c-di-GMP-I riboswitch aptamer from a Chlamydiota bacterium, 77 nucleotides, folded computationally. Taxonomically the source falls in Chlamydiota (Bacteria, Pseudomonadati). It was read from a public genome assembly, where an Rfam model found it. Its mean pLDDT, the model's own confidence on a scale to 100, is 80.

[in-house]
RNA sequence: GCUGAUUAAAGGCAAACUCGUCGUGAGGCGAGGGCGCAAAGUCAGAGAUCUCCACCGGAGAUAGCUCGACCGCCAGG
Numbered sequence: 001g002c003u004g005a006u007u008a009a010a011g012g013c014a015a016a017c018u019c020g021u022c023g024u025g026a027g028g029c030g031a032g033g034g035c036g037c038a039a040a041g042u043c044a045g046a047g048a049u050c051u052c053c054a055c056c057g058g059a060g061a062u063a064g065c066u067c068g069a070c071c072g073c074c075a076g077g
Base pairs, nucleotide, nucleotide: 002077003075004074012037013036017032018031019030020029021028022027035064041070042069043068045067046066047065048062049061050060051059052058053057
């Protein structure tokens, strides 16, 4: 540097749902929870989906939808 089919270690993340809280909303955050994840780590750059507004437009949300960029653990060759 390449690969993530199979096996395995240390560990990591946390869907639905519930409670609290912030937001007009999509949703965010905290606690519980655990469906799943080998990038379910980071970034709204492209597409996609969703929300709001005074809708040929504007402002937002989703990184656990896809692509892309950056960075990284373990294992095998």